About this RNA: The RNA shown here (Bacterial RNase P class A) has 408 nucleotides and comes from uncultured Tateyamaria sp. The organism belongs to Tateyamaria, within Bacteria. Model confidence (mean pLDDT): 78 of 100. It was read from a public genome assembly, where an Rfam model found it. Rfam family: Bacterial RNase P class A. By type it is a ribozyme. Its family is annotated with ribonuclease P activity, tRNA processing and dimeric ribonuclease P complex in the Gene Ontology. Rfam describes the family as follows. Ribonuclease P (RNase P) is a ubiquitous endoribonuclease, found in archaea, bacteria and eukarya as well as chloroplasts and mitochondria.
[in-house]
């Protein structure tokens, strides 16, 4: 000096008018209007993807299913799919950066198309050996002996070729030609031993040398979870249709006693208490609690009134800085200092004038660099809150490390 990688900030700024929303005050004092004093939109508010607070709903506990998530180890944190740290796998010369990361031997199911053959498979091209015969050459002993070439049958899977991917990889031996067929590393597997809290790691022994991929297919295992969600909910006023239509087991025993009535004087019916015993209040069970037993508790579907005004509404697991102490960190604990929208159809703006950074134009200059001019200029707006995650960003500053080059 260049090129790349983690990581932080800010994303104007000052003054002036005029204006908006809300805390406190003052004064008027029913309000309202006017006075001072303070505060008011972000890293992302986006997305609605995670986890909570909170509020209702199952009457309450508990288990089970069915659905859903998550998927290496430890640790944080209210709590996660997040955050540290670390283990094994890829990418990368490094810095660093991804990771759907239990399980393929519980089972199903795929691997198109090429290719011989795509999970215990196969022989296209090759290699090797060649019977019968057949052609052709040679020798001479003239009917024999040898070479060679074709060519059945047999071996073979090391070389070629097809494909993402071809039933371990390199070397040497051996072999008719090959193959773990032997052998020595690597790789797989089984085993105990060392280190670690673990995930994993090392080194030794042994060993048949074989067990292909996909589980972001099903499945299989592990731990985890009730639903909805502020349009939750609560209160006030107010209005309608106290609306319709379905379904809805048992209609029984036992016992008591008053009434009523009946009567053949046993007794029977009603009504009524208790019990039992049958429904119901959660997807199923149990326990418990409650409701109901004849058109009942409850279910299911139609339709119709209220769109009015309060609350919820913003001080909490708060944020933020600085020291300390723990701790590799993420974060934790202490102590001190400082911040703090609550709108309701939606509020935080407008002008003006100068400054600063960026960039643009014109001149001068070889260049550095001066001089005028024009411009606040990415993504983008709070609506219950809070932790996280992802996606969008012009530009500016800042820290750290790694790669190349050159000086000293």
């Nucleotide at each position: 000096g260049c090129g790349g990688a983690a990581g932080g900030g800010c994303g104007g700024a000052u003054g002036g008018c005029c204006g908006c929303u809300u805390g406190g005050g003052g004064a008027c004092u029913a309000a309202c209007a006017c006075c001072c004093c303070g505060a008011g939109a972000g890293g992302a508010a986006a997305g609605u993807c995670c986890g909570g607070a909170c509020u209702c709903c199952a009457g309450g506990a508990a288990g089970c299913a069915g659905c859903g998530g998550u998927g290496c180890c430890g640790g944080g944190u209210a709590a996660c799919a997040c955050c540290c740290g670390g283990g094994c796998g890829g990418g990368g010369c490094a810095a660093c950066c991804c990771g759907a990361c239990g399980g393929a031997c519980a089972g199903c199911g795929c691997c198109a198309c090429a290719g011989a053959a795509a999970a215990c498979a196969g022989a296209c091209c090759g290699c090797c050996u060649g019977a019968c015969g057949c052609g052709c050459c040679c020798g001479c002993u003239u009917g024999c002996g040898g070479a060679c070439g074709c060519a059945g049958a047999g071996g073979u899977a090391a070389g070629g070729g097809u494909g993402a991917a071809a039933c371990g990889g390199u070397g040497g031996g051996g072999u008719a030609a090959g193959a773990g067929c032997c052998c020595a590393c690597c790789g797989c597997c089984g085993g105990g031993c060392u280190g670690g809290c673990a995930a994993c790691a090392g080194a030794c022994c042994g060993g048949g040398c074989a067990u292909g991929g996909c589980a972001a297919g099903c499945c299989c295992c592990a731990c985890c979870g009730g639903g909805a969600g502020c349009a939750a909910u609560g209160c006030c006023a107010a209005a309608u249709a106290g609306g319709g239509a379905c379904c809805g087991c048992g209609u029984g025993c036992c016992g008591g006693u008053u009434u009523g009535u009946c009567u053949u004087c046993g007794g029977g019916c009603a009504a009524u208490c208790g019990g039992c015993g049958g429904g119901g209040c959660u997807g199923c069970u149990u326990c418990u609690g409650c409701c109901c037993c004849a058109g009942c508790a409850g279910g299911u579907c139609c339709g119709g009134g209220u769109u009015g005004g309060c609350a919820g509404c913003u001080a909490g697991a708060g944020c933020g800085g600085c020291a300390c102490u723990g701790g590799c960190a993420a974060c934790a604990g202490u102590g001190u200092c400082g911040c703090g929208a609550g709108a309701g159809g939606a509020a935080u703006g407008g002008u003006c004038a100068u400054c600063u950074c960026g960039g643009g134009g014109c001149g001068g200059g070889c260049a550095a660099c001066c001089g005028c001019c024009c411009u606040a200029g990415a993504c983008a707006g709070a609506a219950u809150c809070c932790g996280g995650c992802u996606u969008a960003u012009a530009g500016c500053c800042u820290u750290u490390c790694c790669g190349c080059g050159c000086g000293u």